Model confidence (mean pLDDT): 81 of 100. Transfer RNA from a Patescibacteria group bacterium, 72 nucleotides, folded computationally.
[in-house]
RNA sequence: GCUCCAGUAGCUCAGGGGAUAGAGCAACGCAUUCCUAACGCGUAGGCACAGGUUCGAAUCCUGUCUGGAGCA
Numbered sequence: 001g002c003u004c005c006a007g008u009a010g011c012u013c014a015g016g017g018g019a020u021a022g023a024g025c026a027a028c029g030c031a032u033u034c035c036u037a038a039c040g041c042g043u044a045g046g047c048a049c050a051g052g053u054u055c056g057a058a059u060c061c062u063g064u065c066u067g068g069a070g071c072a
Stems, first nucleotide, its partner, number of pairs: 001071007010025004018055001027043004048064005
């Protein structure tokens, strides 16, 4: 330098055109307990960035950035 894959919550991942973007773990609050842990209930927290297509984009297209793999 070229090709391919990935980028969604603090972490690991779903969601592949229209639902309020969800799950587990983690954090916080409440309840329980003599206290802690565990369990239960709840709260907060996110679509890498820019542009385009579309009535509508996390999802499709283009470019940039970051990470990984392969080739040279």
It matches the Rfam family "tRNA". It is annotated as a transfer RNA. RNAcentral holds the sequence, with entries from ENA.